[in-house]
A computed fold for a 94-nucleotide RNA, annotated as Glycine riboswitch aptamer.
Its mean pLDDT, the model's own confidence on a scale to 100, is 76.
The sequence was found by an Rfam model in a public genome assembly.
RNA sequence: AUGGAUGCAGCUCUGGAGAAGCCUGUUUUACAGGUACCGAAGGUGCAAGGCGGUUUUCGCCGAAUCUCUCAGGUAAAAGGACAGAGUCAAACAA
Numbered sequence: 001a002u003g004g005a006u007g008c009a010g011c012u013c014u015g016g017a018g019a020a021g022c023c024u025g026u027u028u029u030a031c032a033g034g035u036a037c038c039g040a041a042g043g044u045g046c047a048a049g050g051c052g053g054u055u056u057u058c059g060c061c062g063a064a065u066c067u068c069u070c071a072g073g074u075a076a077a078a079g080g081a082c083a084g085a086g087u088c089a090a091a092c093a094a
Stems, first nucleotide, its partner, number of pairs: 002093002006089002010087006020035001022034004036074003042070001043068001045066001049061004
């Protein structure tokens, strides 16, 4: 140099849902406020289980596409969990 279980942190490409193109501030943008709604950036909560304890109900740790809707979002664009491919890394083989 070659092959490569496996990994998914990073990079590239592809796919990728939901919900008002709402209302008010005269009008566009921007900004501020209001009502309704969505869950798939991020974040909150916890089941099994585990740990600790003064051992009868205590405390802590603890997952998700579940939950909440803080954040974010509700035409397109952008973003987008997640998925596929490539790249990359790599036990090992030779």